[in-house]
């Protein structure tokens, strides 16, 4: 300087360090309060509610684009050459991001992880509760309106 992301602003006490006009400023930790902005819970109303066939190592619900199918290996269980969970891989995919003055399309170029809650929560006005991290880029593509 610019990106993802809610994750950003101001204000007070203490405190540590530097300038200097010696009481003002500048910067860093420590607590708290405040806006913004973001996410959970929370009524009436509305929704949901039956019945067979059969069972697996099977509850169910949050943040978040990150879901879904398939191939193919391995373990495991089951009513066994067919089904079901669990880890790797590989190819798609719903979905998401960047495209560098703003906006929108396009070429292009990524991503589709991961984590929490703890047997519980559908929406949901009052109210009630948390969070304000953490990770990357160093290019100079293109219409069009501004």
């Nucleotide at each position: 300087u610019g990106c993802c992301g809610a994750a950003u602003c101001g204000c007070c006490u203490c405190u540590u360090c530097g300038a200097c006009c010696a009481g003002u400023u500048g910067a860093g930790g420590a607590g708290g309060c405040g806006a913004a902005c973001g996410g959970g819970g929370g009524a009436c109303c509305c929704a949901u509610u039956g019945u067979c066939c059969c069972a697996a190592u099977a509850g169910g619900g949050g943040c978040g684009a990150a879901u879904c199918g398939u191939c193919c290996g391995g373990c495991a269980c089951g009513c066994c050459c067919c089904g079901u969970g669990c880890c790797a891989g590989g190819c798609g995919u719903a979905g998401c991001g960047u495209g560098a003055u703003c906006u929108u399309u396009c070429a292009a170029c990524g991503c589709g992880a991961g984590c929490c809650c703890g047997u519980c929560a559908g929406c949901u006005a009052a109210c009630c509760c948390c969070g304000u991290a953490g990770g990357c880029a160093g290019c100079c593509g293109a219409a069009a309106g501004a």
Molecule: c-di-AMP riboswitch aptamer (ydaO/yuaA leader)
Organism: soil metagenome